[in-house]
RNA sequence: UUUGAAAAGGGCAAACUAGUCGAAAGGCUAGGACGCAAAGCCACGGGGCUACGAACUGUUUCACCCCAGCAGUUCUUGCCAGCCGGGUUGCCAAAG
Numbered sequence: 001u002u003u004g005a006a007a008a009g010g011g012c013a014a015a016c017u018a019g020u021c022g023a024a025a026g027g028c029u030a031g032g033a034c035g036c037a038a039a040g041c042c043a044c045g046g047g048g049c050u051a052c053g054a055a056c057u058g059u060u061u062c063a064c065c066c067c068a069g070c071a072g073u074u075c076u077u078g079c080c081a082g083c084c085g086g087g088u089u090g091c092c093a094a095a096g
Stems, first nucleotide, its partner, number of pairs: 001095004011036002016031006034082001040088003044085003047080003051076001053075008
């Protein structure tokens, strides 16, 4: 540097359940293992998700307008590192 077939010591922990924090997405803790060689860490690019907030559009009700409700878009707010890429650190082994 490349690789993860075999080996050893091991490590992490999806879904789900309980508790807890949060408006939510989701986080944390415990149980639990679907998987993982970076499933360690970092929201930098793409992507996905969220709506306590803002603007706009549509729509139900209504004689009309506004408000409110619902839906959507954009902004913004967060979230996801177990979606992909990137950055960074690193165990063991094999080969060079």
A computed fold for a 96-nucleotide RNA, annotated as c-di-GMP-I-GGC riboswitch aptamer. It matches the Rfam family "c-di-GMP-I-GGC riboswitch aptamer". A reference for the family is Weinberg et al. (2017), "Bioinformatic analysis of riboswitch structures uncovers variant classes with altered ligand specificity", Proc Natl Acad Sci U S A. Gene Ontology term of the family: cyclic-di-GMP binding. The sequence was found by an Rfam model in a public genome assembly.